[in-house]
The part of an RNA shown here (large-subunit ribosomal RNA, domain I) has 596 nucleotides and comes from Candidatus Kuenenia hertensis.
Context: one part of a larger RNA
RNA sequence: GGUUCAUGGUGGAUGUCUUGGCGCUGAGAGGCGAAGAAGGACGUGGAAGACUGCGAUAAGCUUCGGGGAGCUGCCAAACAAGCUUAGAUCCGGAGAUUUCCGAAUGGGGAAACCUACUGUAGGUUUAUGCUAUAGUAUCGACAUCUGAAUACAUAGGGUGUCGAGGCGAACGGAGAGAAUUGAAACAUCUUAGUAACUCCAGGAAAAGAAAGAGAAUUCGAUUUCCCUAGUAGCGGCGAGCGAAAAGGAAAAAGCCUAAACCGGUUAUGUGUCAAGCCCUUGUGCGUUGCAUAGCCGGGGUCGUGGGUAUUGUGAUGGUAGUGCAAGGACUGCCUAGAAAGUUACAAAUGCAUUUUUUAACUGAAUAGUUCUGGAAAGAUUAACCGCAGAAGGUGAUAGUCCUGUAAGUGAAAAAAAAUGCACUUUUAACGCAAUUACCCGAGUAACACCCGUCUCGUGGAAGCGGGUGUGAAUUUAGGGAGUCCACUCUCUAAGGCUAAAUACUACUCAGCGACCGAUAGUGUACAAGUAGCGCGAGCGAAAGAUGAAAAGAACCCCUGUUAGGGGAAUGAAAUAGAACCUGAAACCGUGAACUU
Numbered sequence: 001g002g003u004u005c006a007u008g009g010u011g012g013a014u015g016u017c018u019u020g021g022c023g024c025u026g027a028g029a030g031g032c033g034a035a036g037a038a039g040g041a042c043g044u045g046g047a048a049g050a051c052u053g054c055g056a057u058a059a060g061c062u063u064c065g066g067g068g069a070g071c072u073g074c075c076a077a078a079c080a081a082g083c084u085u086a087g088a089u090c091c092g093g094a095g096a097u098u099u100c101c102g103a104a105u106g107g108g109g110a111a112a113c114c115u116a117c118u119g120u121a122g123g124u125u126u127a128u129g130c131u132a133u134a135g136u137a138u139c140g141a142c143a144u145c146u147g148a149a150u151a152c153a154u155a156g157g158g159u160g161u162c163g164a165g166g167c168g169a170a171c172g173g174a175g176a177g178a179a180u181u182g183a184a185a186c187a188u189c190u191u192a193g194u195a196a197c198u199c200c201a202g203g204a205a206a207a208g209a210a211a212g213a214g215a216a217u218u219c220g221a222u223u224u225c226c227c228u229a230g231u232a233g234c235g236g237c238g239a240g241c242g243a244a245a246a247g248g249a250a251a252a253a254g255c256c257u258a259a260a261c262c263g264g265u266u267a268u269g270u271g272u273c274a275a276g277c278c279c280u281u282g283u284g285c286g287u288u289g290c291a292u293a294g295c296c297g298g299g300g301u302c303g304u305g306g307g308u309a310u311u312g313u314g315a316u317g318g319u320a321g322u323g324c325a326a327g328g329a330c331u332g333c334c335u336a337g338a339a340a341g342u343u344a345c346a347a348a349u350g351c352a353u354u355u356u357u358u359a360a361c362u363g364a365a366u367a368g369u370u371c372u373g374g375a376a377a378g379a380u381u382a383a384c385c386g387c388a389g390a391a392g393g394u395g396a397u398a399g400u401c402c403u404g405u406a407a408g409u410g411a412a413a414a415a416a417a418a419u420g421c422a423c424u425u426u427u428a429a430c431g432c433a434a435u436u437a438c439c440c441g442a443g444u445a446a447c448a449c450c451c452g453u454c455u456c457g458u459g460g461a462a463g464c465g466g467g468u469g470u471g472a473a474u475u476u477a478g479g480g481a482g483u484c485c486a487c488u489c490u491c492u493a494a495g496g497c498u499a500a501a502u503a504c505u506a507c508u509c510a511g512c513g514a515c516c517g518a519u520a521g522u523g524u525a526c527a528a529g530u531a532g533c534g535c536g537a538g539c540g541a542a543a544g545a546u547g548a549a550a551a552g553a554a555c556c557c558c559u560g561u562u563a564g565g566g567g568a569a570u571g572a573a574a575u576a577g578a579a580c581c582u583g584a585a586a587c588c589g590u591g592a593a594c595u596u
Base pairs, nucleotide, nucleotide: 001595002594003593004592005591006590007589008588009587015581016545017544020516021515022513023512024511025510026509027508028507029505030504031167032166039101040100041099042055043054044053046079049075051073061095062094063093064092065091066090070083071082072081106115107114108113116136117135118134119133120132121131122130124129138164139163140162141161142160143159144158145157146156171202172200173199174198175197182189186236212219213218223250224249225248226247233241234240254497255496256495257441261298262297263296264295265294266293267292268291269290270289276285277284278328279327280326281325282324283323303475305440306439307438308437309435310434311433312432313431314430317334318333319332320331321330322329337427338426339425340424341423349422350421351420352419353418354417355416356415357414358413360409361408362407366382367381368380370379371378383400384399385389391403392402393401446470447469448468449467450466451465452464453463456482477492478491479490480489481488532539533538552580555567556566557565558564
């Protein structure tokens, strides 16, 4: 020096544990904000560093409920001073307060600061100064007062009322839109209409009641899922991309306008004794009438085409009116009945009841001086409850010890939903037939050129959408059925609204897991988006476990010791001693044996 054994140090693996994560299910909620949000700064405690709470009324104030003996949040124990059965602390509903910054909004600004004006109030001063309080941003809509160049006007300006602005995880619609990549290179193509960006919303959004589908005895708004089907197709026919009808499910809901025609009103034009005033006759009136345009009301909304007008026919409660009288015609009003209704088709609100949510409450049943042990919930013996043997805790493993669980009960206040009543609306109209006149969404459809999108990459390329140019028809019409033509079938564009089935989860509650168990699981089980790094955008950790209970080691000794250690004491255990459960290996010692 090496090997082996024993025994230590160091180190923090492993095992066990879980306050934290991850994923999902079912409900709820799906927004907050000029009544000042989200997010912050600074304060605020007897002493006060971080976190939490709160805001100069500052770990809180008032009130209404719950609850019932202790309490003054937490790291974090103790001290001081207090509160509390006249009901505190605590939990829930409603309210008050809520500095400064921040959309930030009187003006400014290097966020949390500086500095004004107007009104009102206050005391005070040499003072116009000081203090408190309310208001004073911009944009839009509406109303109104003014008002240039420039006559009327308009622009502009002022005032009042209402609204907007900003934030927020995903889901949605729209606009605009890459590249890495794949094609084993690369350019059409792909990645992909994806990512990132912008605008706009809602609790969902979007879409939506056929100018649809497509070939059968046709179907009948939209949306989503299954299937059709990796099919038909597209494709440097490469890589790849990739439908739809039908069928089966979920959910189901349909409506309003424009126009023709009628009436009213406003403006403009025209017009004067005639047209007109519902019609006929008589009488009377006369700024009434007619045309055009806008607005309002009625009417009307469809594809076996529909509507308007005119004519005919059937049907039609009471009452009033249309200058006057008679007859007809038309219009309005009224009771009852009927129908419908708050998500479209008109639109508000109140009351009552029920249910639910936001605190809670009741809630069964076990013992032995048996055994082990520090400790019984374990073993053993003998019982009991069970609509409760879910779970957690308690000195080891508890249905019967505690919190709970099953089941049942409960709200002064606030909120949500449903139902009912009140309430609101409609209804004395219309139906059928004929006639032919009128209407049925125009710079639209279509076509040409150029693009985009559909499975469709220009192809024989329809359909849908866009740009530029040209530019129709009105039912004897127009679009579509994949160039085009014919026939046949089918639908009615150029206006609008519409619940449900569907997507998502920042947030709240309940629950679940052949999910993790501290190098895992979130970056974060701990003072974590902290410490730290970076000019900045931004990047971003490490770090859990004494013991059942601190019973956390009085006292003595060694020493230069708030270091460390030896006794003593506690404890079941101190090789559980705070650098604390277990305590592997590398690495470093001590002792013994063997060996060179």